[in-house]
């Protein structure tokens, strides 16, 4: 180089035949319990959905182009 996967929270990862507020586990932090910590339970906070355009009335979803890592050809 050509292809085909990934890319969404601090981590894993749903969610992707466009629909109104973008989730779940796990973590952090806060509170309940305890003597005091784990454990259980309640609770907040955190996202420009990989980044730039384009269609749409409306994009994490669908197009194009870049960018990252991975795989398989040459």
């Nucleotide at each position: 180089g050509u292809g085909c996967c990934a890319g969404u929270a601090g981590c894993u990862c749903a969610g992707c035949u466009g629909g109104a507020u973008a989730g779940a586990g796990c973590g952090c932090c806060g509170g309940u319990c305890u003597a005091c910590g784990a454990a259980a339970c309640c609770g907040u906070a955190g996202g420009u959905c990989g980044c730039a355009g384009g269609u749409u009335c409306g994009a994490a979803u669908c197009c194009u182009g870049c960018c990252u890592g991975g795989c398989a050809c040459g």
Molecule: transfer RNA
Organism: Candidatus Aadella gelida